Notes:
Predicted 3D model of a 123-nucleotide RNA (FMN riboswitch aptamer (RFN element)) from Schaalia zhouxuedongae. Taxonomically the source falls in Schaalia (Bacteria, Bacillati, Actinomycetota, Actinomycetaceae).
RNA sequence: CACGUGCUCCGGGGUCGGUGAAAGUCCGAGCCGGCGGUGAAAGUCCGCGACCCGCCACCUGUGGCGGCUGAACUGGUGAGAUUCCAGUACCGACGGUGAAAGUCCGGAUGGGAGGAGCAUCGU
Numbered sequence: 001c002a003c004g005u006g007c008u009c010c011g012g013g014g015u016c017g018g019u020g021a022a023a024g025u026c027c028g029a030g031c032c033g034g035c036g037g038u039g040a041a042a043g044u045c046c047g048c049g050a051c052c053c054g055c056c057a058c059c060u061g062u063g064g065c066g067g068c069u070g071a072a073c074u075g076g077u078g079a080g081a082u083u084c085c086a087g088u089a090c091c092g093a094c095g096g097u098g099a100a101a102g103u104c105c106g107g108a109u110g111g112g113a114g115g116a117g118c119a120u121c122g123u
Stems, first nucleotide, its partner, number of pairs: 001122001004120007015029004030103002032092002034048004043090002052067007072088005094106003
């Protein structure tokens, strides 16, 4: 000091008002944005995770594999930016809920892409 291995910890955010019998769901105006990558910093470029679907195994709840999974342009600067600046936009699973949900409740004190630290092995 690299790789590997083991252990521990961390690992999702978001409101007011109006109408109304009733709405954090409608109307108006807001607010929020997991993880890795990318000569330059990303909700909207590339990929991943979760959710969902199918198959297989089986300790019937987990694991493996596959599929699916939303959205941005223009101008400027610059060697380089759909990532910065300016402008104008767009997107957001499933179930529930006297009224329709990115924002409330729930699966979730879950899971996880990953990150950090410690130790160890070898040279």
The RNAcentral record of the sequence draws on Rfam.